This is a predicted structure of a 73-nucleotide RNA (transfer RNA) from a Candidatus Peribacteria bacterium.
The sequence was found in a public genome assembly.
The coordinates come from a structure-prediction model, not an experiment, and the mean pLDDT is 82.
């Protein structure tokens, strides 16, 4: 240098024929208990890598840039 692939919550992933984002674990509260652990019960956390374009509207389409993996040379 070319080409694929991947970026969403602390951590690991889901989500899309475009319609104002979820789980599990993990923290933080509670109930429970003599304390804790398990258990249930609630909460909190996200400018969806990033800049731009289509669009009434984009995590989702399109195009550039970054990081990260694999391949070719």
């Nucleotide at each position: 240098a070319g080409g694929c692939g991947c970026u969403u919550a602390g951590c690991u992933c889901a989500g899309u024929u475009g319609g104002u984002a979820g789980a599990g674990c993990g923290u933080c509260g509670g109930u429970c208990u003599c304390c804790a652990a398990a258990a249930c019960c609630g909460a909190a956390g996200g400018u969806c890598g990033u800049a731009g374009g289509u669009u009434c509207g984009a995590u989702c389409c399109c195009u550039g840039c970054a990081g990260c993996g694999c391949c070719u040379g």

Rfam family: tRNA. Rfam classes the family as a transfer RNA.